[in-house]
Context: one part of a larger RNA
Formats: sequence, structure tokens, C1' cells
RNA sequence: GGAUGAACGCUAGCGGCAGGCCUAACACAUGCAAGUCGAACGGUAACAGGGAAAAGCUUGCUUUUCCGCUGACGAGUGGCGCACGGGUGCGUAACGCGUAUACAAUCUGCCUUUAAGCGGGGGAUAGCCCAUGGAAACGUGGAUUAAUACCCCAUAGUAUAUAGAGAUCACCUGGUUUUUAUAUUAAACAUUUAUGGCUUAAAGAUGAGUAUGCGUCCUAUUAGCUAGAUGGUGUGGUAACGGCACACCAUGGCUACGAUAGGUAGGGGUCCUGAGAGGGAGAUCCCCCACACUGGUACUGAGACACGGACCAGACUCCUACGGGAGGCAGCAGUGAGGAAUAUUGGACAAUGGAGGCAACUCUGAUCCAGCCAUGCCGCGUGCAGGAAGACUGCCCUAUGGGUUGUAAACUGCUUUUAUACAGGAAGAAACCUCCUCACGUGUGGGGAGCUGACGGUACUGUAUGAAUAAGGAUCGGCUAACUCCGUGCCAGCAGCCGCGGUAAUACGGAGGAUCCAAGCGUUAUCC
Repeated sequence: GGAUGAACGCUAGCGGCAGGCCUAACACAUGCAAGUCGAACGGUAACAGGGAAAAGCUUGCUUUUCCGCUGACGAGUGGCGCACGGGUGCGUAACGCGUAUACAAUCUGCCUUUAAGCGGGGGAUAGCCCAUGGAAACGUGGAUUAAUACCCCAUAGUAUAUAGAGAUCACCUGGUUUUUAUAUUAAACAUUUAUGGCUUAAAGAUGAGUAUGCGUCCUAUUAGCUAGAUGGUGUGGUAACGGCACACCAUGGCUACGAUAGGUAGGGGUCCUGAGAGGGAGAUCCCCCACACUGGUACUGAGACACGGACCAGACUCCUACGGGAGGCAGCAGUGAGGAAUAUUGGACAAUGGAGGCAACUCUGAUCCAGCCAUGCCGCGUGCAGGAAGACUGCCCUAUGGGUUGUAAACUGCUUUUAUACAGGAAGAAACCUCCUCACGUGUGGGGAGCUGACGGUACUGUAUGAAUAAGGAUCGGCUAACUCCGUGCCAGCAGCCGCGGUAAUACGGAGGAUCCAAGCGUUAUCC
């Protein structure tokens, strides 16, 4: 000198764009953050419509009861989603990450393309109803009912398994493919008739898994470490290879090119500095990893060993009728605590994206916006021109006089960014959907019209008034730009280093003046 997720002191007019618990992965009140589908199903708790019956009378209304008949829909069965998105950095020195390869050792829901199929039957169960236990959480028994829930049969090969034969291959532990025989496994319907789904197989895409080369902090005041340990055979397990697990057998394996142990730490793209080489960092944003009160376990599923799922154990908090139960903000806000220190219990799904749905749509603290904070960067303003009687005051001196403050002020003319008031007022919106229409031919594409804005009456624009609304901080001995007077008298104090102060202090305190930055200026901390 540069830099910072900064803090502190003094000060403070505005805007744009960013950023905002670095500490206690400490504990959390409250609200919200993952639902959706009635075009899968039985149904009908609420609302609305319709129908039927009864009663009241104001004779065309009101009330009551019944009917799922209809729009819809609480709870329930079922499907898809909840493995994404969002948070945090505890752990981890590791194939965790980065980079480059391999899988002839693998899986992949939704999506795209292609081929084929969707026949017949059955038994339950939730809900509803009845009875019943419990303070509650939550159950228990009986009867009965549906499905795209569950099961059985049929049909099927380019699927799977076994055995045999042939062809082929940069990959020859074998792969691919043709064929023969035997055995085994499918399906689901709904509807507004437009469609949407279902099953099997192949390919693609996407996502994931595994293995390997190289790179990846400090300590030798850590020198030996290792028994599933190293390898083999076999079996099991997995989507898949493998001591991944187990049985048996052998005795191996790593290490001064640093094993093992200890400490520290998420890694990278990147960021800071520097001419570079290097050195330092890993906030925001993006990719990967790990975690979800602590530890463990599996279930479901295409995918989890699952933040707002389950079970067990533990600590903590809460409820209890003492028998037993409930909970997990490292999601968004917010609270307490810790700390030098870090924000609103806001608005909207209008846009982008996600989930479900044929769709309308619903949900979305993702996201888009707004609020707070000079935390940073950038931009703008606090006026401009003229004006010497070089006025008054202040301060200083060699003091009837000068110097300085200083063109500064007064005064004259001008401007109106900004502020204030009033008026106009966006882009971000094009789709989905509805209607009309054209092409091919019956659902796709093109064209036209209509509908939709949280931000926001915001940005922006115009008009009016009037210099009107707006400057501070640090420093002035040398380094280092900027000096005098007064007070103090080794006191009070200053200080980054050298050092200053003991009666003439440019170094302390005040004043006048000056210098440097400027809505900031200084100090502290850290890095180069």
C1' cells in the first nucleotide's frame, strides 16, 4: 500500500447493486416450510343445488325430516410425491475431494423411441355400523362393503434358469449373437368417448453405484504396525466386484519414498495479495461429500439406512387421573443464552422452477419481492459566477503600524440535481385455459381475440417554489503532507518506532491557522 462476512469511537443527506450468528452442531414458546389426485374406490361429516314428505301460516315463503340424485368433499382405502428443493460444517487426512480412466463386475421411477399384449376368476380389509377399554396418546372385539389394493388360472418371447451346437470380437477372467430342448414369470381399469392409464421386452436419455493411476496440512520430543490382519478354496450376501460376511487352509501384508500414533481440518471451482514465482483464505454463488438431539437398526421404495418417516437405547424438556404418554428449528421468521458482533414472528405465488392432477387448479418460508443495518462497492448532492471598503470579529507580530482568517462574508446575478408539493405512470406477460380460424387428418402444429402483476401508484416523466433540505473525522517533532500562541512544569499526559514533558514544549491540554481524506474518517484484529 492492498484486502475483510469485520468490530469499536466520532459523525451522517440520497440512490443503485451486493452482503448480513465467523461465537454455543447451545436450548427452543408460537406460526408457517409437502402435498396432491373424485378422470382409481367404497362413500357423504360440512357447504351448495335438486327432489319427496310433514308442520306453520303472512298462500308463497319459513322450519323440520328423508333421498349421494348433482356440484363438490371431511375422514378412510389406493396411486404418485415426500430420497427433490432448503439448512449446517459436527465428523472425516479418506478414492472424501480434484483430475484422468475403467465396469467384458452394475442398477435406473418419471421422460423419449420401437415391438407385442390388456382373457377369465377369487378371497379379504379399511371406512360406515354395533359393543367396549383408557385421564390421554391410542386401542380391542363383532358384523358388513369397494377398488388401478391383494391372490389364483390362462396366453407369451428377443425375458430368466439349465444343458447342447454354430458364428463373431481392440477387451478371450469372457462378451455379443443364431438355434434346439426343458422349466418359470404379466396385466387395470376410469371417463365428459376427446383421451388418460396398465403389462412385457429392447434401445436411448438422465441419475446413481463400484474400481484404479496421480495430487491432497503439521509433528520423528510418534519407529515399528497388523489377526479378517495378507492371500487361496468354497459357500452366503449384494444391482454389482470384493474378507463384504462365514467355514477351512497357508503366513502373509504395510513401513525412513515416513507405516502406525497424535494434532488440526469438510474438499474443489474460486477469493485476497504479489511484476511473477509464491504466500494466505475456503463468507456470499456453483459442484461434490458428510450430518439432522446423541448412538444404533432396519422397513418401505426405482432411489434412503430417510432433517419436518419407523423401532430400540440414552440425555434433556413437557403432559398425566401415576397406570402411562408427547417432542426434536444445523428449513423461514422469531425467543433465551453465549459474544466485540450479525436483520422482519412481513407480502405474493405475478414471474422462474418443483410435486400432484387430462385439465381447471391446489401446495410451494424454493423463489420473486418488500422491511432493518454506511457492512462493502459504485454513483450523486451539500451550490455556481461576480464581488476589496481586502469591512467587523477572532488569532499572531518587531504593536500610532502590519500579517492572517480571506473572495471568505455582506451584496448582485444565475441554476434547481436533490428535498417538498401536485399530476401522469411502466417494462417485467407470454403461456396454460376459453373462443374463432387454417394445415394435415381427428389430435398435433400455426395464426387471431380474451384472461392474469406480490413488488406498486414503485421505477420513471412533467410542473411549481426557493440557496432553499444536507460536513464531518483524523492529523500537524522525524519517518509523513501540514506551525504559532497560551496553560502545565518528569506533574497531568502522549506514544506505531525513535522518543516528548524537570518554567520560553511546533511532541501533553486548549485556541487560532494549516494538511489529508470525505458521507465518511480514525482505531483495533487478521492476511499478503

A computed fold for a 528-nucleotide part of an RNA from Gramella jeungdoensis, annotated as small-subunit ribosomal RNA, 5' domain. The sequence was found in a public genome assembly. The organism belongs to Christiangramia, within Bacteria.